[in-house]
RNA sequence: GGGCCGAUAGCUCAAUGGUAGAGCAGCUGCCUUUUAAGCAGUUGGUUCCGAGUUCGAGUCUCGGUCGGCUCA
Numbered sequence: 001g002g003g004c005c006g007a008u009a010g011c012u013c014a015a016u017g018g019u020a021g022a023g024c025a026g027c028u029g030c031c032u033u034u035u036a037a038g039c040a041g042u043u044g045g046u047u048c049c050g051a052g053u054u055c056g057a058g059u060c061u062c063g064g065u066c067g068g069c070u071c072a
Base pairs, nucleotide, nucleotide: 001071002070003069004068005067006066007065010024011023012022013021018055026042027041028040029039030038048064049063050062051061052060
């Protein structure tokens, strides 16, 4: 330098172009002598950045940044 893959909640990851979710973590309550475990509820999002297509973009297109794999 070429090709491919990825970037979404604090972490790990989902999400047919049509209300962005789950698990863990956090918070509150129950339980317990206390802690842990368990149970119930609940908060949390500039979907990496910019532009384009569309009535509508996390998703499609183009450019950029960062990370990984691979070829030379």
Transfer RNA from a Candidatus Dojkabacteria bacterium, 72 nucleotides, folded computationally.
The same sequence occurs in records of 2 taxa.
It matches the Rfam family "tRNA". Rfam links the family to the GO term triplet codon-amino acid adaptor activity. Rfam classes the family as a transfer RNA. Rfam's curators write: Transfer RNA (tRNA) molecules are approximately 80 nucleotides in length.
The RNAcentral record of the sequence draws on ENA and Rfam.
The source organism's lineage runs through Bacteria, Bacteria candidate phyla and Candidatus Dojkabacteria.